[in-house]
Molecule: small-subunit ribosomal RNA
Organism: metagenome
RNA sequence: AGAGUUUGAUCCUGGCUCAGAAUGAACGCUGGCGGCGUGCUUAACACAUGCAAGUCUAACGAGAAAGUCUUAGCUUGCUAAGACGAGUAAAGUGGCGAAUGGGUGAGUAACGCGUGGGUAGUCUACCCUUGAAUUCGGAAUAACUCAUUGAAAAAUGGGCUAAUACCGGAUAAUAUUCUUUUUACACGAGUAGAAAGAAUUAAAGAUGGCCUCUGAUUCAAGCUAUUGUUUGAGGAUGAGCCCGCGUGCCAUUAGCUAGUUGGUAAGGUAAUGGCUUACCAAGGCUACGAUGGCUAGCUGGUCUGAGAGGAUGAUCAGCCACACUGGAACUGAGACACGGUCCAGACUCCUACGGGAGGCAGCAGUGAGGAAUUUUGCGCAAUGGGGGAAACCCUGACGCAGCAACGCCGCGUGAGUGAAGAAGGAUUUCGGUUCGUAAAGCUCUGUCAAGUGGAGAGAAGCUAUUAAUUGCUAAUACCAAUUAAUAUUGACGGUACCACUAAAGGAAGCACCGGCUAACUCCGUGCCAGCAGCCGCGGUAAUACGGAGGGUGCAAGCGUUAUUCGGAAUUAUUGGGCGUAAAGGGCGCGCAGGCGGCUAUAUAAGUCAGAUGUGAAAGCCCCAGGCUUAACUUGGGAAGUGCAUUUGAAACUAUAUGGCUUGAGUAUGGGAGAGGGAAGUGGAAUUUCUGGUGUAGAGGUGAAAUUCGUAGAUAUCAGAAGGAACACCUGUGGCGAAGGCGACUUCCUGGACCAAUACUGACGCUGAGGCGCGAAGGCGUGGGGAGCGAACAGGAUUAGAUACCCUGGUAGUCCACGCAGUAAACGUUGAUCACUAUGUGUAGCGGGGAAUUAAUCCUGCUGUGCUGAAGCUAACGUAUUAAGUGAUCCGCCUGGGAAGUACGGACGCAAGUUUAAAACUCAAAGGAAUUGACGGGGGCCCGCACAAGCGGUGGAGCAUGUGGUUCAAUUCGACGCAACGCGAAGAACCUUACCUGGAUUUGACAUCUCGGGAAUUUUUAUGAAAGUAGAAAGUGCCUCUUUUGAGGAGCCUGAAGACAGGUGCUGCAUGGCUGUCGCCAGCUCGUGUCGUGAGAUGUUCGGUUAAGUCCGGCAACGAGCGCAACCCCUAUCUUUAGUUGCCAUCAUUUAGUUGGGAACUCUAAAGAUACUACCCCGGUAAACGGGGAUGAAGGUGGGGAUGACGUCAAGUCCUCAUGGCCUUUAUGUCCAGGGCUACACACGUGCUACAAUGGGCAGUACAAAGGGAAGCAAACCCGCGAGGGCGAGCCAAUCCCAAAAAGCUGUUCUCAGUUCGGAUUGGAGUCUGUAACUCGACUCCAUGAAGUUGGAAUCGCUAGUAAUCGCGGAUCAGCAUGCCGCGGUGAAUACGUUCCCGGGCCUUGUACACACCGCCCGUCACACCAUGAGAGUUGGUUGUGCCAGAAGUUGUUAGGCUAACUUUGCUUCGGCAAAGAGGCAGGCACCUAAGGUAUGGCUGAUAAUUGGGGUGAAGUCGUAACAAGGU
Repeated sequence: AGAGUUUGAUCCUGGCUCAGAAUGAACGCUGGCGGCGUGCUUAACACAUGCAAGUCUAACGAGAAAGUCUUAGCUUGCUAAGACGAGUAAAGUGGCGAAUGGGUGAGUAACGCGUGGGUAGUCUACCCUUGAAUUCGGAAUAACUCAUUGAAAAAUGGGCUAAUACCGGAUAAUAUUCUUUUUACACGAGUAGAAAGAAUUAAAGAUGGCCUCUGAUUCAAGCUAUUGUUUGAGGAUGAGCCCGCGUGCCAUUAGCUAGUUGGUAAGGUAAUGGCUUACCAAGGCUACGAUGGCUAGCUGGUCUGAGAGGAUGAUCAGCCACACUGGAACUGAGACACGGUCCAGACUCCUACGGGAGGCAGCAGUGAGGAAUUUUGCGCAAUGGGGGAAACCCUGACGCAGCAACGCCGCGUGAGUGAAGAAGGAUUUCGGUUCGUAAAGCUCUGUCAAGUGGAGAGAAGCUAUUAAUUGCUAAUACCAAUUAAUAUUGACGGUACCACUAAAGGAAGCACCGGCUAACUCCGUGCCAGCAGCCGCGGUAAUACGGAGGGUGCAAGCGUUAUUCGGAAUUAUUGGGCGUAAAGGGCGCGCAGGCGGCUAUAUAAGUCAGAUGUGAAAGCCCCAGGCUUAACUUGGGAAGUGCAUUUGAAACUAUAUGGCUUGAGUAUGGGAGAGGGAAGUGGAAUUUCUGGUGUAGAGGUGAAAUUCGUAGAUAUCAGAAGGAACACCUGUGGCGAAGGCGACUUCCUGGACCAAUACUGACGCUGAGGCGCGAAGGCGUGGGGAGCGAACAGGAUUAGAUACCCUGGUAGUCCACGCAGUAAACGUUGAUCACUAUGUGUAGCGGGGAAUUAAUCCUGCUGUGCUGAAGCUAACGUAUUAAGUGAUCCGCCUGGGAAGUACGGACGCAAGUUUAAAACUCAAAGGAAUUGACGGGGGCCCGCACAAGCGGUGGAGCAUGUGGUUCAAUUCGACGCAACGCGAAGAACCUUACCUGGAUUUGACAUCUCGGGAAUUUUUAUGAAAGUAGAAAGUGCCUCUUUUGAGGAGCCUGAAGACAGGUGCUGCAUGGCUGUCGCCAGCUCGUGUCGUGAGAUGUUCGGUUAAGUCCGGCAACGAGCGCAACCCCUAUCUUUAGUUGCCAUCAUUUAGUUGGGAACUCUAAAGAUACUACCCCGGUAAACGGGGAUGAAGGUGGGGAUGACGUCAAGUCCUCAUGGCCUUUAUGUCCAGGGCUACACACGUGCUACAAUGGGCAGUACAAAGGGAAGCAAACCCGCGAGGGCGAGCCAAUCCCAAAAAGCUGUUCUCAGUUCGGAUUGGAGUCUGUAACUCGACUCCAUGAAGUUGGAAUCGCUAGUAAUCGCGGAUCAGCAUGCCGCGGUGAAUACGUUCCCGGGCCUUGUACACACCGCCCGUCACACCAUGAGAGUUGGUUGUGCCAGAAGUUGUUAGGCUAACUUUGCUUCGGCAAAGAGGCAGGCACCUAAGGUAUGGCUGAUAAUUGGGGUGAAGUCGUAACAAGGU
């Protein structure tokens, strides 16, 4: 730091996805050790059990027991007494604490929190400093005891007693209150101090020690020390309250508020205050978001990020809130109180049914919920807290341990050497490669784990004892302080750490390997199973699924899932946009708001600079230190961009006061204009009506019909009526803010522009809400209605035609008054201001020059167009009328669809408008440009493409191929052109691949091993044959060897296995070959240039050509594959050569037969010739075209071979080759028979015909090119003939096939199903071949079908061509109407390119790129999903009215009860009685929680039915859009 994904490719826009970091995590697989951390995110759900707050006898009274000992009694194991236990345990009064610590985050959008201030409006127990005091009395009460009630919890009554508990009195101030005087400060009340006077208010003792003073027996009083208590002052700490600023979302929440806002008075509080009450006033909050709804504890911080930000608020720390739910107060310094009280409610437990008890969101733990979160541990040793004088006690705070890879950090699982590159695995092109120095082997080391032993720190104190010193004191006592010595305290802990022993021994997994993204092969599977974060893989060769080998990454972990930030400049302050991609409001006026010209002075709010305070600690960062290192932790520093106070500066903004004229405006004079409103007028045209003329049609269309017309239309003339619109002028001309405005005249009226001066003096720009205007269509009321014309009707078209076309026609269109408020309301471009090259039109108004006018020229301002530079832009484009460069303000956008839809609100008579989502779904949707392809787009050109001709096919019969059908099999392939007389240049057997049956299994064929024989020949049985089972003969060749014999080559045979074999599958795995577009003129490259790029240029353009052929021009210059030429045949000539060919001349013959000739023909080799070379014309002094001459041939002379880049997954695995798969007693091989030859039918290609340009018969003439030894065969004989017999010649310019036929001559037939035609059938034969039945060809005799020129449609051909005639060859035993060749005879027509088909080039449009056989829309049907409405039903929450009202505070009441105090009376002097003060209970009143009732709001779930939406494989109907998409 980026990457993937829209396209055939490109650039852009834009979303989706990935790579990073993080987590209180969870899940899967795996798991050695240690350190440090962390651990219910869900049900603020319910909780069994234990523990979590007590302590003090130095405040107080009372006070056990077990047990032990002693004594007594005696029924020797019991009773009684005493002592110790012990002033102990437990309980009570009293004091302090229990408001801290610990937990949780439900509530709370708030002065709750954060930050900074205020308190002149307050309190503060314990603690510290300092002053004073600590006096005299009194009455009770718990514990205890007795009695009663109750199941229990507990309660009630009588009696006794103490205090640092309670009460009264005294004294008292610098305390409090009031009055007066006064000083300083502040100023809003006031605060602080001084002086004088008056009133009010305190207390408690405890412990240790001593005898100096008094008394004295102990000892008391007293003194002294410590501590407590009371009252002041000050401090510290903590708390309360108030204020500025900051701190979520929704406007589909816009108005809220009666104690509400303020005042006065009173009450209340520690204290201000509507905090409360009474009265008075009518205020207060709100678009800078009140009120309402939803969500949420806040912060330091944490995660991420370059930062700004975004997300978050576990652990640690600060604040707040809460403690089963709701309400309330009491006590207290402090609570409206987690382990307190009262009441109400829900729930749980106990119960004798009367009544009681409880609150883990403390630590453990349980259940439940959940993907998910630990031990009912040890200890107060340390730190901290409470109580105590202290010892000490308490402390689930805390310190430790346990569980969990949950996280971070560290360590290990060994190191070196070792190539026979072992075995084995995997793979292989079979050679090898790889795992791999990896292992084994050899040499070492010893971290961790295991065992044994040792051992530090956390411990310092408190306290006790002893000693010393100092202080206090009368004192050497006591007490306090200090110092020294001794003693004592460890949960962790069998700790850390160290040493030794032994041993490589006990310790590696997980994910991934198509691209992004590091890492590749084999097997299995076969759109199946599966994968997938995105793109996407899988349909028989999957680097993407599953397994394996190998590799890559990380590592005690690795992956997955979830979430956050990042990447994302994808909400853009930093840092985006709005012509066409999403996005400028339809237009104006204008309140608030925002912004604002030049200049002077002042102020100092913003701004800038300095200082001070604060910004807790921890954390982050830096520097050091401590654990072996690190994580972790300690110390110091920095930072903390903020807030507040204060001192300065004065440029800019602001504010205030002046001034100025350039912005803005006003006045004067002009001309232009479809600017607006009203009234009036006009002519042309349509239609209708009336009348005339006139007759059969008119009208309409692609063509028609509906329609009108003999009741007189259309046409034509005249007249009348009525409504609407204003031709020409008319112009990218004018006016208006936009919508919009078009005959003429008059009236009223708005704005802009030009010119010259004068005046005002910033009066300006924009503009959320608001107000107004606003095409067409629509609505309401009333008119009007000629033409046009939704709906509707009819006629056509069509498969249909609810359309396009035609004939009619109602609303509407017009007017008046209202409503509506939208448009592709578009320049798809908001308004205003300034600046930034030109050129050229046009409209309005000016200025200048020539003496003037018109025209022209120069020039200014305003508007409106075109072209174009820089710049900008993704490109297209834009460009002084900006989309350039800047400024101000407003509106709007954030992927596509769902959707401008639903719900809600507002507006509207309605139609509807406006505001405006979500669920769900997709990975795209889109813009501009590029290359192709396509178009029922355009231009140019070519082709037997059409046209002009000739002959066919399609009709008949037959042949042949195909489909279909049939069959045991009818083997297989080929299917538009480019399959169908095609593979097949020849199926009776064979071929043959098919079927039936019979055989065979190393095989019919190849190689290797072993054994035997050898070869070879003859033959028997059986059988359809193959085969099966036998018999006989017979030994060859080469080498070695004396022989026997051994070995070898070829051959036959037997055995076993490797293997053979397959016309089995896949032509969509392939090679090769072939077809086709197409013998069309195209297809490309290098360098350069242009473009961000795909690409373009070249190759386009003007000519020309058969041709991208050539010429010219040109940011192109060159080149390659194609075209052409080079090659072959043919046409002419020359030379050479003359046999088997030829014969002019000479001789000869039946005959080039023979002699001869070398001229000619011919043969076959080498050459020549043709190149627009020559002339004329046109054309650019061109290419080239037209004409002519010469020539055998003239513009490529004719024909052939030759087929660019590519297209069609075209054809062929059955020619051949070949990957993979399948088969192996069969899908191989052999044999016999059958089939490929079937036959209702359909199609293609042919043959023969339908006749007289002909048929029959007779005679007669002329070729070329081929073939011939398992051959061609003459002549002769036989047969009507096919043919047979015999057989010369020929391995071929020699002989043979071989007769050429049409033609020509003569004759006959005379237009008919014929003397045409020959199918079919009967009979008889010939030939080939083992064999013609299925199933050959031919011959003869007989038979004599259809057919009389062929519908729609369709094919070939442009010259030696079509047509017609015969000949030959391949294949082949035989079989040809097919195929391939050969020659003979030998035409017609082409005006031309409008149209059909195919093709080429240029251009244009495109939503196509599998490329129009494309793409694609909507209804309907089916399935699924989410959602709206819905009679309702059922929850939650909240408002309002009313009823009722627990506990409790406060007030009130004075009937009841009442020790202390006061007064009075009585008294036995102990007290008693009465009255009062005070208190208590009860009653009453206000307030009020839960509750009830009625009625609303909001919100959720659900519902018969219903609406549209989305998705889904090949469903149905049409074809709306994309090309002029066929309107």